[in-house]
RNA sequence: UUCUUAUCCAGAGAGGUGGAGGGACUGGCCCAAUGAUACCUCGGCAACAGACUGUUUUAGUACUGUGCCAAUUCCAGAAGCGUAAUGCUUGAAGAUAAGAA
Numbered sequence: 001u002u003c004u005u006a007u008c009c010a011g012a013g014a015g016g017u018g019g020a021g022g023g024a025c026u027g028g029c030c031c032a033a034u035g036a037u038a039c040c041u042c043g044g045c046a047a048c049a050g051a052c053u054g055u056u057u058u059a060g061u062a063c064u065g066u067g068c069c070a071a072u073u074c075c076a077g078a079a080g081c082g083u084a085a086u087g088c089u090u091g092a093a094g095a096u097a098a099g100a101a
Stems, first nucleotide, its partner, number of pairs: 001101008013042005021031003025077004043069003048065003051061003073093001078090004
């Protein structure tokens, strides 16, 4: 990097550095000099895999490997259905984990 499988309406912030864009892409809509995004420290959330405990069909524990801590993956994007209008379902794309090449 590609493929497969699973999940994505729950949950979880303080301080410091730094100084302009950021929220994957496009459109919208938001966040941002009352300092965002990013990075560092500490803190926290979370059972995907390992480990351990219990149990017998599943549960628990953040110890290990990851992940995450504005907004449902912020909303939509393609197809179908539907309303006076707002919509609904499935998918695509994306993210994360585990496995494989």